[in-house]
């Protein structure tokens, strides 16, 4: 360089264009235990960055960044 997938919580993944964005798993407080650890009960903690369409966008289009994988060129 071209093509093709991807970027959502601290890690790993969901979420028909439509009511509050969820689960694991880890973090914090508590109860339980001589302590830890299991368990049990709450809690914090979010959409990569800009623009379009739409009543309505995490979801659809552009652009651009970062990331993976194929091809290509160069040496």
């Nucleotide at each position: 360089g071209c093509c093709g997938g991807g970027a959502u919580a601290g890690c790993u993944c969901a979420a028909c264009g439509g009511c509050u964005a969820g689960a694991g798993c880890g973090c914090c407080u508590g109860a339980u235990u001589g302590u830890g650890g299991a368990u049990c009960a709450g809690g914090a903690a979010g959409u990569c960055g800009g623009g379009g369409u739409u009543c309505g966008a995490u979801u659809c289009c552009c652009c651009g960044u970062c990331u993976c994988g194929g091809c290509a060129c160069c040496a």